[in-house]
RNA sequence: GCCCCUAUAGCUCAACGGAUAGAGCACUGGUCUUCGGAACCAGGGAUGUGGGUUCGAUUCCUGCUGGGGGCA
Numbered sequence: 001g002c003c004c005c006u007a008u009a010g011c012u013c014a015a016c017g018g019a020u021a022g023a024g025c026a027c028u029g030g031u032c033u034u035c036g037g038a039a040c041c042a043g044g045g046a047u048g049u050g051g052g053u054u055c056g057a058u059u060c061c062u063g064c065u066g067g068g069g070g071c072a
Base pairs, nucleotide, nucleotide: 001071002070003069004068005067006066007065010025011024012023013022018055027043028042029041030040031039048064049063050062051061052060
């Protein structure tokens, strides 16, 4: 330098182009407990960024950025 894959919550992952973007762990509060843990209940938190297509984009196209891999 060229090509391919990839980017969603603190972490690991879901989401036929249409639902209020969900789950586990973690975190916070509560119940329980002498305290803690466990268990149960509740809660906060996310689509890398700029454009485009579309009635509608997490999803499709594309520039950029970050990460991974291959070739040279």